[in-house]
RNA sequence: AACUGAAAAAGGCAAACUGCUCGAAAGGGUGGGACGCAAAACCGUUGGCCUAAGUCCUGACUAACCGGAUAUGGUUGCAAUGCUGCCAGG
Numbered sequence: 001a002a003c004u005g006a007a008a009a010a011g012g013c014a015a016a017c018u019g020c021u022c023g024a025a026a027g028g029g030u031g032g033g034a035c036g037c038a039a040a041a042c043c044g045u046u047g048g049c050c051u052a053a054g055u056c057c058u059g060a061c062u063a064a065c066c067g068g069a070u071a072u073g074g075u076u077g078c079a080a081u082g083c084u085g086c087c088a089g090g
Base pairs, nucleotide, nucleotide: 003089004088005087012037013036017032018031019030020029021028022027035077042082045080046079047078048075049074050073054070055069056068057067059065
């Protein structure tokens, strides 16, 4: 130093649910709260997944509206990649 995470110590993060708030939605921020997490730190490039305001298409004289497609909206607590890193073993 690669690598490994059974036990332990120090510290850290915070799912569901929920108050407030932003958003068309998905979802986000913040407080409470802990199911879990050794990268559940950071980045967001690729893939996956979620949503469909707008746009396009079908029906309709038009509009409202129904249906279909679509990310330029999200998600890293979905995975790979990149990058940094605590403790212990080694």
This is a predicted structure of a 90-nucleotide RNA (c-di-GMP-I riboswitch aptamer) from Candidatus Scalindua sp.
The source organism's lineage runs through Bacteria, Candidatus Brocadiia, Candidatus Brocadiales, Candidatus Scalinduaceae and Candidatus Scalindua.
It matches the Rfam family "c-di-GMP-I riboswitch aptamer". About the family: GEMM was predicted in a large-scale screen for bacterial structured RNA regulatory elements.
The coordinates come from a structure-prediction model, not an experiment, and the mean pLDDT is 80.
The model forms 95% of the base pairs in the Rfam consensus.